[in-house]
Molecule: transfer RNA
Organism: Candidatus Vidania fulgoroideorum
RNA sequence: AGAGAUGUAUCUUAUGGGUAAAGUAUUGAUCUCCAAAAUCAAACAAGAAGGUUCAAGUCCUUCCAUCUCUG
Numbered sequence: 001a002g003a004g005a006u007g008u009a010u011c012u013u014a015u016g017g018g019u020a021a022a023g024u025a026u027u028g029a030u031c032u033c034c035a036a037a038a039u040c041a042a043a044c045a046a047g048a049a050g051g052u053u054c055a056a057g058u059c060c061u062u063c064c065a066u067c068u069c070u071g
Stems, first nucleotide, its partner, number of pairs: 001070007011023003018054001026042005047063005
């Protein structure tokens, strides 16, 4: 320099263009003499910017980060 892949919650992963889901972690409550476990509840997310569309995490473009390959 060229080609390709990936980017969603603290972390690990889901998500046919139509309210973004679960496990884990965190916090609170119940239970308990106390704690753990268990149960219930809460908060927490689409890399950035544009475009298409009535509607974009999803489709298109550019950029950024990481990884892989070629030279």